[in-house]
RNAcentral holds the sequence, with entries from ENA. This is a predicted structure of a 73-nucleotide RNA (transfer RNA) from a Candidatus Nanoarchaeia archaeon. Rfam family: tRNA. From the family's description: Transfer RNA (tRNA) molecules are approximately 80 nucleotides in length. By type it is a transfer RNA. The prediction has a mean pLDDT of 81. NCBI's taxonomy places the organism under Archaea, Nanobdellati, Nanobdellota, Candidatus Nanoarchaeia.
C1' cells in the first nucleotide's frame, strides 16, 4: 500500500428492513428473605462506533471516516 472480516449496556451476546419497550446471561443498585454475609426471590439503571445516503420505515442496506483483527506485497 491493496484486499477481507468485525464494532450492540461495565463484560459476553441475540437480532439479517416493520412492535409496545432493542431481548438474554454475568456484573451493578434497591427491596424482600437471613442474626450478618452468601444463596434465593422481586424490582431498577445501563447499549446499537461517528457522519451522510436509500426507504413510508435502518441496529439491519449503501458510501465515507474511526478503532480492532487477518491475508498478501
Nucleotide at each position: 500500500a491493496g484486499c477481507c472480516c468485525c464494532u450492540u449496556a461495565g463484560u459476553c451476546u441475540a437480532g439479517u428492513g416493520g412492535u409496545c419497550a432493542a431481548g438474554g446471561a454475568c456484573g451493578c443498585c434497591a427491596g424482600g428473605u437471613u442474626u450478618u454475609g452468601g444463596u434465593c426471590c422481586u424490582g431498577g439503571a445501563a447499549a446499537c462506533c461517528g457522519c451522510g445516503g436509500u426507504u413510508c420505515a435502518a441496529a439491519u442496506c449503501c458510501g465515507c471516516g474511526a478503532g480492532g483483527g487477518g491475508c498478501u506485497a